[in-house]
RNA sequence: GCUCCCGUCGUUCAAUGGAUAGGACAUAAGAUUGCGGAUCUUAAAAUGCAGGUUCGAUUCCUGCCGGGGGCA
Repeated sequence: GCUCCCGUCGUUCAAUGGAUAGGACAUAAGAUUGCGGAUCUUAAAAUGCAGGUUCGAUUCCUGCCGGGGGCA
C1' cells in the first nucleotide's frame, strides 16, 4: 500500500429495517442477618464520529477514527 472482519451499559453477549435497545456478571439501594456472605426485590447504566437512504436506522450506503486478520 491492497483487502476482509469488528466497534452496543463498567465487562461480556443479544437485537440485522418497526414500537420501551434486552440478558448475564459487576455496581448502588432496600429486605433478610447479631455482623458479613449467600438469597430475594428494585434502580442506574450503552448503539465510535459525521453525513446519506427511508415514513422509520443498532441494522442499509459513504467518509473518517479505533481494533484485529490476510496479502505484498
Description: Predicted 3D model of a 72-nucleotide RNA (transfer RNA) from a Candidatus Parcubacteria bacterium. It was read from a public genome assembly. Its mean pLDDT, the model's own confidence on a scale to 100, is 80. Rfam family: tRNA. The family's RNA type in Rfam is transfer RNA. About the family: Transfer RNA (tRNA) molecules are approximately 80 nucleotides in length.